[in-house]
Molecule: transfer RNA
Organism: archaeon
RNA sequence: AGCCUGGUAGUGUAGAGGCCAAGCACGCAAGGCUUUGGACCUUGCAACAGGAGUUCGAAUCUCCUCCAGGCUA
Numbered sequence: 001a002g003c004c005u006g007g008u009a010g011u012g013u014a015g016a017g018g019c020c021a022a023g024c025a026c027g028c029a030a031g032g033c034u035u036u037g038g039a040c041c042u043u044g045c046a047a048c049a050g051g052a053g054u055u056c057g058a059a060u061c062u063c064c065u066c067c068a069g070g071c072u073a
Stems, first nucleotide, its partner, number of pairs: 001072007010026004018056001027045006049065005
């Protein structure tokens, strides 16, 4: 320098144009249960790396940038 893969709650992940103002698990908070704690149950908290474009509509497609990993020279 070129190419490939990835970036989504605090953590790990699902999503593949509308069914999603984003689901699941762990976590955290409150409540229930319990002598207490744990476990269990209920409710809640919290995220699309940044920008631009395409589209009626973008986490999803395109481009640029940033970050991480890998391959080639």